[in-house]
Molecule: Bacterial RNase P class A
Organism: Maribacter luteus
RNA sequence: UUAGCAGGUCUCCUUAUCGAUUUGGCUUUAAACGUCAGAUAGGAAAGUCCGGACACCAUAGUGCAGUAUAGCGGGUAACGCCCGUCACCUGAUAGUUACUGUCAGGGAGGACAAGUGCAGCAGAAAGUAUGUACAGGUAAGGCUGUAGUGAAACCAGGUAAACUCUAUACGGUGAAACGUCAUGUAAAUCAGUGUUCGAGGGCGGCACGUCCGAGCUGAAGGGUAGGCGGUUAGAGCCUUUGGGCAACCAAAGGUCCAGAUAAAUGAUAAGGGCAUUCUGAAUUUUUCAGGAUGAACAGAAUCCGGCUUAUGACCUGCUUUUUUA
Numbered sequence: 001u002u003a004g005c006a007g008g009u010c011u012c013c014u015u016a017u018c019g020a021u022u023u024g025g026c027u028u029u030a031a032a033c034g035u036c037a038g039a040u041a042g043g044a045a046a047g048u049c050c051g052g053a054c055a056c057c058a059u060a061g062u063g064c065a066g067u068a069u070a071g072c073g074g075g076u077a078a079c080g081c082c083c084g085u086c087a088c089c090u091g092a093u094a095g096u097u098a099c100u101g102u103c104a105g106g107g108a109g110g111a112c113a114a115g116u117g118c119a120g121c122a123g124a125a126a127g128u129a130u131g132u133a134c135a136g137g138u139a140a141g142g143c144u145g146u147a148g149u150g151a152a153a154c155c156a157g158g159u160a161a162a163c164u165c166u167a168u169a170c171g172g173u174g175a176a177a178c179g180u181c182a183u184g185u186a187a188a189u190c191a192g193u194g195u196u197c198g199a200g201g202g203c204g205g206c207a208c209g210u211c212c213g214a215g216c217u218g219a220a221g222g223g224u225a226g227g228c229g230g231u232u233a234g235a236g237c238c239u240u241u242g243g244g245c246a247a248c249c250a251a252a253g254g255u256c257c258a259g260a261u262a263a264a265u266g267a268u269a270a271g272g273g274c275a276u277u278c279u280g281a282a283u284u285u286u287u288c289a290g291g292a293u294g295a296a297c298a299g300a301a302u303c304c305g306g307c308u309u310a311u312g313a314c315c316u317g318c319u320u321u322u323u324u325a
Stems, first nucleotide, its partner, number of pairs: 003319008012272007020040007042297001046308002049306005054174004061208004066170005071085005086109001088106008110165002115163002117159002132147005178229004189219005200212004236255008274294009
């Protein structure tokens, strides 16, 4: 100096004017308007991939199929997530030439004698298969050995994020869930079928089993689709102390930081912070002053813990390119 990988931090603040949503107070018979005070989109809000909270099915079983996980221990509400550690692998290095130790990185790791598969080229031949060359041996025979090819030529070894086997675990649906209030109509008409000899329906797929059950299916026609809750006070966040290698746990104190329902959270101006860059001065590191520039990926919709993906700047570590000494 170039490029990459892994991890971490940030991705803003103040004032003024105008505007939007919302919480609380005042005003009001009650509202509206107004006024006062406050708040207002991310590290991924994304993917909908896992795990849950919550709600309903619902009193809800057994087997098969299916899906997922896989050393040991710990964390968590839980997990296919996170932390630690061991086997094993890669690189560097020291002692030494067999290996052992240290450092860094990786670490999807049960079973190949339960079974079935897969392996290009090369080679004579890739599995209870094969016979090239040389040597030995036999009544005979690839019967024995060596060489050659190859990752592998031992009735073989390798391979299971190959099928599979073993062990363990596993109900479903999803806020358009669900609950409640109001309004309105035609609780009607026709046809078929059923009423305990059970139509139809529920229990993730199938089967059994079990439960509900007097209606169900079709045709034509009529009315409506509005309000409220769920809905944001949490497995919440911040600081300190203690325990623990760590993930994390406990205690004390503090704090309230969107709640829309077709979807608001903004625009302008000035200044500051942070970062990059240029110039000047001083200068040991670096500091001060002035100017310029400024962000990529991208926007809540019940909520939370993870994973994965996209991406700007800076920092740390490792590897790499180029150049100089």